Context: one part of a larger RNA
RNA sequence: GGCUAGUGAAGGAACUCGGCAAAAUGCUUCCGUACGUUCGACAAUAAGGAAGGGAACUUCUUUUCUAGUAAAUAGAUAGAAGUUUCAUCAUAAAAGUGGGGGCUCCGACUGUUUACUAAAAACACAGCAACUUGCUAAGACGAAAAGUACUUGUAUAAGUUGUGAACUCUGUCCAAUGCCAAUCCGUGUAAAGAAGAUAAUUCCGAUGAAGGUGAAAGUUAUUUCAUUACUUUAAGGAAGUUAUUAACUGAUGCGGUGGUCAAUGACGGUCUUAACCAUAAGGAUCUGAAAGUAGCGAAAUUCCUUGGCCAUUAAAUGUGGUCCAGCAUGAAUGAGGUAACGUGGCCCCGCUGUCUCCACUAGUUUCUCA
Numbered sequence: 001g002g003c004u005a006g007u008g009a010a011g012g013a014a015c016u017c018g019g020c021a022a023a024a025u026g027c028u029u030c031c032g033u034a035c036g037u038u039c040g041a042c043a044a045u046a047a048g049g050a051a052g053g054g055a056a057c058u059u060c061u062u063u064u065c066u067a068g069u070a071a072a073u074a075g076a077u078a079g080a081a082g083u084u085u086c087a088u089c090a091u092a093a094a095a096g097u098g099g100g101g102g103c104u105c106c107g108a109c110u111g112u113u114u115a116c117u118a119a120a121a122a123c124a125c126a127g128c129a130a131c132u133u134g135c136u137a138a139g140a141c142g143a144a145a146a147g148u149a150c151u152u153g154u155a156u157a158a159g160u161u162g163u164g165a166a167c168u169c170u171g172u173c174c175a176a177u178g179c180c181a182a183u184c185c186g187u188g189u190a191a192a193g194a195a196g197a198u199a200a201u202u203c204c205g206a207u208g209a210a211g212g213u214g215a216a217a218g219u220u221a222u223u224u225c226a227u228u229a230c231u232u233u234a235a236g237g238a239a240g241u242u243a244u245u246a247a248c249u250g251a252u253g254c255g256g257u258g259g260u261c262a263a264u265g266a267c268g269g270u271c272u273u274a275a276c277c278a279u280a281a282g283g284a285u286c287u288g289a290a291a292g293u294a295g296c297g298a299a300a301u302u303c304c305u306u307g308g309c310c311a312u313u314a315a316a317u318g319u320g321g322u323c324c325a326g327c328a329u330g331a332a333u334g335a336g337g338u339a340a341c342g343u344g345g346c347c348c349c350g351c352u353g354u355c356u357c358c359a360c361u362a363g364u365u366u367c368u369c370a
Stems, first nucleotide, its partner, number of pairs: 001365008010356002014354001019351001027052005036042001038165001053086009064076004087091001099349006106342002111123002127163007140148002167336003171267003176264002178260004185255003192249002196245006202238003208233004212227006268286005295329001296326001307323006
């Protein structure tokens, strides 16, 4: 010097970002207890004040219980007053064990959370609202027509979404985006189907027809007969098959129409006007789907800004109240206030070595010497 404990003159937050840490409060009985309030075992252990050990005896009591029979009476128990008395350094004897009050923001509350820098105003919550779903339900898992949870539930149910107790309320807009519905209006395609067309092929037509060759008859022209391997030859028909192609038919969709904001969201400018000035109830005009209503407001939102005024202080970029010129508040992306509870901000009382300003004590560690 450090660490762990402890004590402190006078002052008492002057410390500091900030009373961080420490100190203080703390138990039981009695007295007493405000504003507020959802009237509650709320606030409240509000605040604030007084008392406090053991034993024996006496007296008193409308303390309570038992026996008794209604009274009386007896016993036990509790309390009050008085007298005597006992022990200690210390009697709410140790451990343990609320500091209190006022204003205010946010969140109603108890609860949950970033295991290892955030416990909160974030999440959740009961309540509120909207949407989907009639049961082989919707939505979900799964490759699946298998199967499964929801559910051996059935719209007072199940799922999804938003808001977040209760109280007072929740304005305007369907133009855009989304969703829904009806009409069956328009457009027009996919899968699929398909009248028809073309080509190839199959079958029927074929015990055919024509020619050649041979024989016979005839004046000739020509005629007749034969010819199963000598030659050549196909018009026409079929509800066949295959390939290519094809008018047309054909769902959702898209467009049109209507609805819907506790669906996603949005909620204006300019000019002018009252007998000082100022202001503008009012007027004019442009745009738009509609032009921000009630509330609140330098706010967890205000840049300018330490806004203006008031209070608090000797002194305040703080805090509270108020104003409104809201850069850029605003109504379930909820608005406003609110008892209780909790985090945060500000102030007061008490308290203290946080400080003025440090000192000492105990233990321990470090260092030097032996």
Molecule: large-subunit ribosomal RNA, domain IV
Organism: Malassezia sp.